A computed fold for a 93-nucleotide RNA from a bacterium, annotated as c-di-GMP-I riboswitch aptamer. It matches the Rfam family "c-di-GMP-I riboswitch aptamer". Rfam links the family to the GO term cyclic-di-GMP binding. It was read from a public genome assembly, where an Rfam model found it.
RNA sequence: UCCGACAACCGGCAAACCCGCCAAAAGGCGGGGACGCAAAGCCCCGAGACUACCGCGCCGCGCGAGCGGCGUCAUGUCAGUCGAGCUACCGAA
Numbered sequence: 001u002c003c004g005a006c007a008a009c010c011g012g013c014a015a016a017c018c019c020g021c022c023a024a025a026a027g028g029c030g031g032g033g034a035c036g037c038a039a040a041g042c043c044c045c046g047a048g049a050c051u052a053c054c055g056c057g058c059c060g061c062g063c064g065a066g067c068g069g070c071g072u073c074a075u076g077u078c079a080g081u082c083g084a085g086c087u088a089c090c091g092a093a
Stems, first nucleotide, its partner, number of pairs: 012037002017032006035080001041086002045083003048078003055072007
């Protein structure tokens, strides 16, 4: 210096659910709340998952502008899905 106990201490974070706000949605933020977490701290670089406003394709309706349905698409989201990267408190064999 690295790893590191079912150790001790000071502490930390906060799932589901409820309320409010934002977003087309996934989801996010704040408050309450604790299922859990030793990186449940940071980061979408790789994989995976979720969503589909717009766009594109098909179909239906309509004289038409257009409207509706289905499919597809990440540029959106998830770090509490896994890996990589960065940072960090205590610490025995």